Annotation:
Transfer RNA from Loxodonta africana, 71 nucleotides, folded computationally. It matches the Rfam family "tRNA". About the family: Transfer RNA (tRNA) molecules are approximately 80 nucleotides in length. Its mean pLDDT, the model's own confidence on a scale to 100, is 81. It is recorded under the gene name tRNA-Arg-TCT-10-1.
RNA sequence: GCAUUGUUGGUUCAGUGGUAGAAUUUUUGCUUUCUAUGCAGGAGACCUGGGUUCGAUUCCCAGCCAAUGUA
Numbered sequence: 001g002c003a004u005u006g007u008u009g010g011u012u013c014a015g016u017g018g019u020a021g022a023a024u025u026u027u028u029g030c031u032u033u034c035u036a037u038g039c040a041g042g043a044g045a046c047c048u049g050g051g052u053u054c055g056a057u058u059c060c061c062a063g064c065c066a067a068u069g070u071a
Base pairs, nucleotide, nucleotide: 001070002069003068004067005066006065010024011023012022013021018054025043026042027041028040029039030038047063048062049061050060051059
């Protein structure tokens, strides 16, 4: 340089066009003499820009970053 793949809460991963879910985290309350454990609730995200579409995390294009392969 070329090709391919990926980018989703603070972290690890789901999510086949109709306003995103789990674990963990954090926080509030309950339980406990206190802590830990446990229970209930809250907070927190679609890499950037453009296009198609009634509607895009999802489809298309370009870019940044990361990984792999190749010379």